[in-house]
Context: one part of a larger RNA
RNA sequence: CGUUGAUACUUGAGGGAAUUUGUUCUUAGUACGAGAGGACUGGAAUGAACAAACCUCUGGUCUACCAGUUGUUCCGCCCGGAGCAUGGCUGGGUAGCUAAGUUUGGAAGAGAUAAGCGCUGAAAGCAUCUAAGCGCGAAGCUCCUCCCAAGAUGAAGUAUCUUAGAUUGGUAGAAGAUGACUACUUUGAUAGGCUUUAGGUGUAAGUCCCGCAAGGGAUUAAGCCGAGAAGUACUAAUUAAUCAUUUUUU
Numbered sequence: 001c002g003u004u005g006a007u008a009c010u011u012g013a014g015g016g017a018a019u020u021u022g023u024u025c026u027u028a029g030u031a032c033g034a035g036a037g038g039a040c041u042g043g044a045a046u047g048a049a050c051a052a053a054c055c056u057c058u059g060g061u062c063u064a065c066c067a068g069u070u071g072u073u074c075c076g077c078c079c080g081g082a083g084c085a086u087g088g089c090u091g092g093g094u095a096g097c098u099a100a101g102u103u104u105g106g107a108a109g110a111g112a113u114a115a116g117c118g119c120u121g122a123a124a125g126c127a128u129c130u131a132a133g134c135g136c137g138a139a140g141c142u143c144c145u146c147c148c149a150a151g152a153u154g155a156a157g158u159a160u161c162u163u164a165g166a167u168u169g170g171u172a173g174a175a176g177a178u179g180a181c182u183a184c185u186u187u188g189a190u191a192g193g194c195u196u197u198a199g200g201u202g203u204a205a206g207u208c209c210c211g212c213a214a215g216g217g218a219u220u221a222a223g224c225c226g227a228g229a230a231g232u233a234c235u236a237a238u239u240a241a242u243c244a245u246u247u248u249u250u
Stems, first nucleotide, its partner, number of pairs: 001151001005161006014148004020048007032037001050105005058099004065092005070085006109143003116136004165243004169185005190236003193232005199225003206219005
């Protein structure tokens, strides 16, 4: 831009993905075989590799969430802190992201066939799966499964509305390079803040007590806290602007 309005939901022409396989148990030590050995078929279990999704568990990371700690500079000193030193180093670690973790998948079936196996059957009074005709038959082919899909210009369909709707602007996001997508925009929980809480760290500072002191104890499962959850209009989503179809009239 088209599909000559808008919104929502679909159909599926067509395209893509996937299609793997082992071992064990049982049927059964059966059929078969002198024995040694040892099945077809059917049923069940459990793996490998591969793929997808996810983070409950097991872990990893978590650049400033908590604590400890070294050197040094500074806050006048003590105490308590801040800066720098690979996040200074060390021990942990929420959300998120992740695999080595968890879950799931390739099941079953149908159709037409290949090699092959057949039925009926002449040419050729016999025989013959083939010449006419009919049947079975593979991890392969076409469906079935999952995903995309009406620029399928053959531009589809259904429902609703008809000054309908869309966009800009703004608050944001498990969405994201930018566009786009999704939620919300005061008739509001969209983000921040605040409260409570999950979770993390591990018992703050100050004061008091004990000890000559280093230090220990009580207050104190404290204090602090990024992303998680719920609640709450305190702050910001203001006012608005632009585009736009049908119908009717002139």